[in-house]
This record gives sequence, C1' cells and structure tokens, in this order.
RNA sequence: GGGGCAGUAGCUCAGGGGGAGAGCGCCUCUUUGGCGUAGAGGAGGUCGCGGGUUCGAUUCCCGCCUGCUCCA
Repeated sequence: GGGGCAGUAGCUCAGGGGGAGAGCGCCUCUUUGGCGUAGAGGAGGUCGCGGGUUCGAUUCCCGCCUGCUCCA
C1' cells in the first nucleotide's frame, strides 16, 4: 500500500428503513441481625465521524478514522 471483518449502555453483545434493546454491572426499596441470595422499581446511548439516497437512516450507498486479520 491492497483485500476482508468489526465499531450500538460501564463490560460482553443482539438488532437491521419508522418503538433503540438483552445479559452482567450500577442506584433505590423490600427481604436478612449483617453480607449474600431472591423480589420490585430506576438511572445510564451524538448506534465511530462526515456526506448521499429517502417522507423518514443506527439500518442502504460513498468517503474517512480506529481495532483485528490476510496478502504484499
């Protein structure tokens, strides 16, 4: 330098044109003598960045950035 894959909550990830989600973690309440467990509720997101298409983009297309990997 070229090809491929990935980037979504604190972590690990799912999702795939119109509602942003799960598990774990965190906070509050109940439960306990206390911790843990269990039950109930809650907070937390520029969906990597910019542009295009579209009535509408996290999703489709293009470019860029970062990481992993293959080739040279």
The RNA shown here (transfer RNA) has 72 nucleotides and comes from an Armatimonadota bacterium. The organism belongs to Armatimonadota, within Bacteria. It matches the Rfam family "tRNA". The family's RNA type in Rfam is transfer RNA. Gene Ontology term of the family: triplet codon-amino acid adaptor activity. Model confidence (mean pLDDT): 85 of 100. The sequence was found in a public genome assembly.